Model confidence (mean pLDDT): 77 of 100. A computed fold for a 332-nucleotide RNA from an Elusimicrobiales bacterium, annotated as Bacterial RNase P class A. The gene name in the source record is rnpB. NCBI's taxonomy places the organism under Bacteria, Pseudomonadati, Elusimicrobiota, Elusimicrobia, Elusimicrobiales. The model forms 93% of the base pairs in the Rfam consensus. Rfam family: Bacterial RNase P class A. Rfam describes the family as follows. Ribonuclease P (RNase P) is a ubiquitous endoribonuclease, found in archaea, bacteria and eukarya as well as chloroplasts and mitochondria.

RNA sequence: AAAGCUGGACGGGCGAUCGCUCUGAGAUUAUAUCAGAGAGGAACCUCCGGACUCCGAAGGGAAACCAGCCAUCCGCAAGGAUGGGGAUAUGUGGCAAAAGCCAUAUAUCACGGAAAGUGUAACAGAAAACAUACCGCCUCAACAUAAGGUUGAGGUAAGGGUGAAAAGGCGAGGUAAGAGCUCACCGCCAAUGUGGCAACACAUUGGCUGACAAACCCCUGGUGGAGCAAGGGCAAGCAUGCUCGUUUGACUUGUCCCGAGAAGAGCAAGGUAGCCCGCAUCAGAUAAAUGAUCGCCUAAAACAGAAUCCGGGGUAUGGUCCAGCCUUGAAA
Numbered sequence: 001a002a003a004g005c006u007g008g009a010c011g012g013g014c015g016a017u018c019g020c021u022c023u024g025a026g027a028u029u030a031u032a033u034c035a036g037a038g039a040g041g042a043a044c045c046u047c048c049g050g051a052c053u054c055c056g057a058a059g060g061g062a063a064a065c066c067a068g069c070c071a072u073c074c075g076c077a078a079g080g081a082u083g084g085g086g087a088u089a090u091g092u093g094g095c096a097a098a099a100g101c102c103a104u105a106u107a108u109c110a111c112g113g114a115a116a117g118u119g120u121a122a123c124a125g126a127a128a129a130c131a132u133a134c135c136g137c138c139u140c141a142a143c144a145u146a147a148g149g150u151u152g153a154g155g156u157a158a159g160g161g162u163g164a165a166a167a168g169g170c171g172a173g174g175u176a177a178g179a180g181c182u183c184a185c186c187g188c189c190a191a192u193g194u195g196g197c198a199a200c201a202c203a204u205u206g207g208c209u210g211a212c213a214a215a216c217c218c219c220u221g222g223u224g225g226a227g228c229a230a231g232g233g234c235a236a237g238c239a240u241g242c243u244c245g246u247u248u249g250a251c252u253u254g255u256c257c258c259g260a261g262a263a264g265a266g267c268a269a270g271g272u273a274g275c276c277c278g279c280a281u282c283a284g285a286u287a288a289a290u291g292a293u294c295g296c297c298u299a300a301a302a303c304a305g306a307a308u309c310c311g312g313g314g315u316a317u318g319g320u321c322c323a324g325c326c327u328u329g330a331a332a
Base pairs, nucleotide, nucleotide: 001328002327004325005324006323007322008321009320010319012297013296014295015294016293017292018291020038021037022036023035024034025033040303044314045313047312048311049310050309051308052227053226054225055224064223065222066221067220068219069084070083071082072081073080074079085111086109087108088107089106090105091104092103093102094101095100112218113217117216118215119212120211134160135159136156137155138154139153140152141151142150143149168186169185171183172182173181187208188207189206190205191204192203193202194201195200231277232276233275234274240268241267242266243265244264251261252260253259298301
């Protein structure tokens, strides 16, 4: 310097023309004019939590769903921040005969339980979990022989081979050959003790039981259910009920009388259509506005668009900039 990965910030601007929604103003009464305001960092997903609303009174159990190393802090909660512990992988260094252990750096971890039960493991392989005998090794028997051969019965998980994984590892003893069969060390599990607020670590004793719980499951803690199409208010028409009335005239003509018309008129409860609220502390509708075209920057601007509100999580994102890491090249 270039390319890449991860994280973060910004996420089109200006001008012209034509439009849309809301608010305000003065004209004036259905439309024009003027002025102002008009999507996001995720408005996406709807995965969690809360507000709010109704049902309802949620005591017990089951189911379902969510959370799951520890401490402190923030938060109503969900969740987040910091620090610590542990595991796994890789690099470097050290110790050890080896197995393995220790230190350190980086990255990752849904990090309770696999020694309660059930289940799963493609392909390969003899065998994939109350182990297994393909090759090999060993013993015995028969046959054969130059022989270490062939056949059969049995033992064996040391060695080979298969596999992601082969029934604790390594060394020694032991044995016909072998085997935690025995022993030292190491690994893992449990109990006890010590240290630590705790996760956990270390020591001693006993044991040897594979992996997967982002398979069912078990353990611990939590959640009453439905959700703004929640829910509330006003309320046509039709139908229903009641009252009055049809020449003894209800009702209309603003009121009373006359006159004229006149067969219907009035009221009620529930509630449909419809309207309003819910609904926004400068977006805010109800089929849903926030736009389109052109020019320049400059190239074709990315992902994408509110619908009750708020907090969190996850995912997407052209380009520019910043930080860290990594690769390549050049120079010293």